[in-house]
């Protein structure tokens, strides 16, 4: 320098172009317990950025940024 892949919560992942963006672990609160752990109930927390297409975008298109890979 060139070409794919990839970016969603603290972490790991879901989400036919259409529901209030979901699940597990973690965090916090409560129940239980003599205490802790386990178990049970609840709460908060996220779509990398800017445009475009569309009635409607996490999803499609363009550019940028980040990560990782291949080629030279």
């Nucleotide at each position: 320098c060139c070409c794919g892949c990839u970016g969603u919560a603290g972490c790991a992942c879901a989400a036919u172009g259409g529901a209030u963006a979901g699940u597990g672990c973690a965090a916090c609160c409560g129940c239980c317990u003599c205490c802790u752990a386990a178990g049970c109930g609840g709460u908060a927390g996220a779509u990398c950025c800017a445009g475009g297409u569309u009635c409607g975008a996490c999803u499609c298109c363009u550019g940028g940024c980040g990560g990782g890979g291949g080629g030279a």
About this RNA:
Predicted 3D model of a 72-nucleotide RNA (transfer RNA) from Polynucleobacter paneuropaeus. Rfam family: tRNA. The family's RNA type in Rfam is transfer RNA. Rfam links the family to the GO term triplet codon-amino acid adaptor activity. RNAcentral holds the sequence, with entries from Rfam.